[in-house]
Context: one part of a larger RNA
RNA sequence: GAACGAACGCUGGCGGCAGGCCUAACACAUGCAAGUCGAGCGCACCCUUCGGGGCGAGCGGCGGACGGGUUAGUAACGCGUGGGAACGUACCCUUUUCUACGGAAUAGCCUCGGGAAACUGAGAGUAAUACCGUAUAAGCCCUUCGGGGGAAAGAUUUAUCGGUAAAGGAUCGGCCCGCGUUAGAUUAGAUAGGUGGUGGGGUAAUGGCCUACCAAGUCUACGAUCUAUAGCUGGUUUUAGAGGAUGAUCAGCAACACUGGGACUGAGACACGGCCCAGACUCCUACGGGAGGCAGCAGUGGGGAAUCUUAGACAAUGGGCGCAAGCCUGAUCUAGCCAUGCCGCGUGUGUGAUGAAGGCCUUAGGGUCGUAAAGCACUUUCGCCAGGGAUGAUAAUGACAGUACCUGGUAAAGAAACCCCGGCUAACUCCGUGCCAGCAGCCGCGGUAAUACGGAGGGGGUUAGCGUUGUUC
Numbered sequence: 001g002a003a004c005g006a007a008c009g010c011u012g013g014c015g016g017c018a019g020g021c022c023u024a025a026c027a028c029a030u031g032c033a034a035g036u037c038g039a040g041c042g043c044a045c046c047c048u049u050c051g052g053g054g055c056g057a058g059c060g061g062c063g064g065a066c067g068g069g070u071u072a073g074u075a076a077c078g079c080g081u082g083g084g085a086a087c088g089u090a091c092c093c094u095u096u097u098c099u100a101c102g103g104a105a106u107a108g109c110c111u112c113g114g115g116a117a118a119c120u121g122a123g124a125g126u127a128a129u130a131c132c133g134u135a136u137a138a139g140c141c142c143u144u145c146g147g148g149g150g151a152a153a154g155a156u157u158u159a160u161c162g163g164u165a166a167a168g169g170a171u172c173g174g175c176c177c178g179c180g181u182u183a184g185a186u187u188a189g190a191u192a193g194g195u196g197g198u199g200g201g202g203u204a205a206u207g208g209c210c211u212a213c214c215a216a217g218u219c220u221a222c223g224a225u226c227u228a229u230a231g232c233u234g235g236u237u238u239u240a241g242a243g244g245a246u247g248a249u250c251a252g253c254a255a256c257a258c259u260g261g262g263a264c265u266g267a268g269a270c271a272c273g274g275c276c277c278a279g280a281c282u283c284c285u286a287c288g289g290g291a292g293g294c295a296g297c298a299g300u301g302g303g304g305a306a307u308c309u310u311a312g313a314c315a316a317u318g319g320g321c322g323c324a325a326g327c328c329u330g331a332u333c334u335a336g337c338c339a340u341g342c343c344g345c346g347u348g349u350g351u352g353a354u355g356a357a358g359g360c361c362u363u364a365g366g367g368u369c370g371u372a373a374a375g376c377a378c379u380u381u382c383g384c385c386a387g388g389g390a391u392g393a394u395a396a397u398g399a400c401a402g403u404a405c406c407u408g409g410u411a412a413a414g415a416a417a418c419c420c421c422g423g424c425u426a427a428c429u430c431c432g433u434g435c436c437a438g439c440a441g442c443c444g445c446g447g448u449a450a451u452a453c454g455g456a457g458g459g460g461g462u463u464a465g466c467g468u469u470g471u472u473c
Base pairs, nucleotide, nucleotide: 001473002472003471004470006469007468008467009466010465013345014344015343016342017341018340019338020337021303026301027300028299030298031297032296035062036061037060040059041058043056045054046053047052069256070255071254078181079180080179081178082177083176084175087173088172092169093168094167095166096165098163099162100134101133102132103131110123111122112121113120114119140149141148142147154161155160182228183227184226189219190218191217195215196214197213198212199211200210201209231253232252233251234250235246236245237244238243258279259278260277261276262275281292282291283290284289309335311334312333313332317331318329319328320327321326348378349377350376351375358369359368360367361366382414383410384409385408386407387406388405392400417462418461419460420459421458422443423442424441428457429456430455431454432453438445439444
C1' cells in the first nucleotide's frame, strides 16, 4: 500500500447494488416450511333447478430420495482431472405387442369393549387402478436344447387419460483405475479377511463384499502405520510475475440431520420435518404409560468483540399433485433492520474589502483566520408537499407499490465530521505542565523557554465517513 462475512471509538444527509452467527453440529417456547388427486374406490353428511355440485375421515395412486440448511466427521477414489467395464434408471421421448376370464379379503362404517391419554382389541359386513389365481406370450428370462417360467386396470363429460410386456433413447446415478490433494520420524515397522487362488453366497453390477478350504503373501524410508489439523473444487485475496494466504456470499461435488445402531418401503433412502432399538436431555401423566428433535424460515435463551423481521405474496421463475380448473410451496420473488462493503450524489453558486466584528499571534507598526462572513444577485440536485403514474403479463392474473419515473410547488432553506501536524510523513505558533501529568507504530519526547504531554489559534489529510484493533499478502 491492498484486502476483509470484521469489531471498537467519535460522527452520520440521500440513493443504487451487494452482504449480514466466522463463537456453542449449544438448548429450544410459538407459528409456518409437503402435499395433491372425486377423471381409481366405497361410505357418512350438506346443498340441489333432481341434471348434479360440495365436503369429511378412510382405502388407493403419485410425490414426501427434489427443493432448503449445516460443515460435525472425513487425509479418503472424499474432491479435482483424465480414462474404463461388469450395472440400474420412476416420470419423459420413439417403436412394437397385449389390455381376456375369475376369486378371496380389508379399512372406513355399525355393535360391543380396554385406556387418563397416546392409542387399541373383538364381532358383523362392504368397494376399488388395493390383493390373488387362471388364460394368452411376438419379443423377454432360464435351459441338460427335450423343455420350463412369467403380464395387465380400468376411468370418463366418448375428445381422451391410463395399464402390461419388450427394445432403443435421453437424463440421473452406482462401481473401478492413472495422476494430483496439510503437518509431524521427539510416530519405523504395519497387517490376520489382512494378500492371492478355488468353490459357494450376495448385489442392479465387478470385487474378500461375505463364507469354507488352500497358499504364503500385501504395504513401507519415493515415508507404510500412528498422531495432529482440515470438508474438496471453480474461485477469492495479494503480487509485475512466480509464489504466498484463503475456501464467507454464488456455482459443482461430498458428508451430516439430538448421539449410536438397524433395516422397511420404494425406480431411487439405509430417508432433516418416515419407522424400530439403545442412550442423554426436555415435556405430559390418573404413575400403569406416553410425546419430542429448528445444522428449514422467522424468533428465544446461552456463548461471544460481533451478525437482522416471530413481515408480504405465490404476481414472476421453478417444483409436487391433478385431464383441467386449481391446491400446496419460509424454494423463490419482494419488503423491513444494519454506513457492513462498493459505487454515485448532496450539504449551495456567483459577486462581495471598510480587508467589518471577534479569535489568535505580535518586534504594538501590524500579520492572520479571510472573499471567509455579512450584504447583493441566482439556482433547487437530494429532501419535503401536491398531481399523474409504469415495465415486469397479459386473453385474464402485480406481493413489490401509488414504488421507479414524470410534472408542479417550497425555501439557502433540513444535511460535516474524523484523524494528524518531532523524523519516517503532508502540515507551527502561543499558553499550561515541569522525568509530574502524560504520549508512543519505530527512533524516542517530558527534570522551567516542550513545533513530541494538555488546551487554544493556525495548518495538513481523508470525507459520510475517519481513526484504532485484529487477520492475510

A computed fold for a 473-nucleotide part of an RNA from an uncultured bacterium, annotated as small-subunit ribosomal RNA, 5' domain. The full RNA is in RNAcentral, with records from ENA and SILVA. Model confidence (mean pLDDT): 87 of 100.